A computed fold for a 77-nucleotide RNA from a rhizosphere metagenome, annotated as c-di-GMP-I riboswitch aptamer. The sequence is in RNAcentral, with records from MGnify. It matches the Rfam family "c-di-GMP-I riboswitch aptamer". Rfam describes the family as follows. GEMM was predicted in a large-scale screen for bacterial structured RNA regulatory elements. Its mean pLDDT, the model's own confidence on a scale to 100, is 88.
[in-house]
RNA sequence: AAAGGCAAACUCACUGAAAAGUGAGGACGCAAAGCCACCGGUCUAAAGGGCCUUCCAAAGACAGCGGGGUUGCCGAA
Numbered sequence: 001a002a003a004g005g006c007a008a009a010c011u012c013a014c015u016g017a018a019a020a021g022u023g024a025g026g027a028c029g030c031a032a033a034g035c036c037a038c039c040g041g042u043c044u045a046a047a048g049g050g051c052c053u054u055c056c057a058a059a060g061a062c063a064g065c066g067g068g069g070u071u072g073c074c075g076a077a
Stems, first nucleotide, its partner, number of pairs: 005030002010025006028064001034070003038067003041062003048056002
C1' cells in the first nucleotide's frame, strides 16, 4: 500500500429518575474510536440534605475530553 475493523449527529425500539446505555438503521470521524473510572475534567441529581420551585449531593454516567495503565490485527513494493 491493500485487506479488514470501529461508528458521531439523527431516527426507531427497549432499559433508566436523569445523564446515559443496549439493539437496528445511519456515517461525522477514528491507527487503539480495544479494554480499565487510577488522576484531572465534564454530565446527571435518584437516595439523602438544605435557608425547600431554583441549591447541595455519586455510591450513577462519559474511555469519541486530557493524562495514565493494560492488551493487540494486517503489514506489499